[in-house]
């Protein structure tokens, strides 16, 4: 730094389809709105390295995610 695999981010349901990914007679189809961030493992690379890596104590803790709808949570008002 890729690569996968798991957890969070409040749930559902409709609609469209940008990338991915499949399919093809290369005309397009099908599939599709957590693909994102974060936080944990493994896996290959680079670098540091025992003055490291860890250990402990305190305080904070997420930002976002095309349209419509319903529900859940907080605030307010009636």
């Nucleotide at each position: 730094c890729g690569a996968u695999c798991c957890g969070a981010g409040g749930a559902g349901c409709g609609c469209u389809g940008c990338a991915a990914c499949c399919c093809g007679c290369c005309a397009g189809g099908g599939c599709c709105a957590g693909g994102c961030u974060c936080g944990g493992a493994u896996c290959c690379a680079c670098g540091c390295u025992a003055c490291a890596a860890g250990a402990u104590u305190u305080c904070c803790c997420a930002a976002c995610g095309g349209c419509g709808c319903u529900c859940a949570c907080u605030c307010a008002a009636u």
Background
This is a predicted structure of a 78-nucleotide RNA (SAH (S-adenosyl-L-homocysteine) riboswitch aptamer) from a Gammaproteobacteria bacterium. The source organism's lineage runs through Bacteria, Pseudomonadati, Pseudomonadota and Gammaproteobacteria. The model forms 100% of the base pairs in the Rfam consensus. Its Rfam family is "SAH (S-adenosyl-L-homocysteine) riboswitch aptamer". Rfam links the family to the GO terms regulation of gene expression and S-adenosylhomocysteine metabolic process. Model confidence (mean pLDDT): 77 of 100.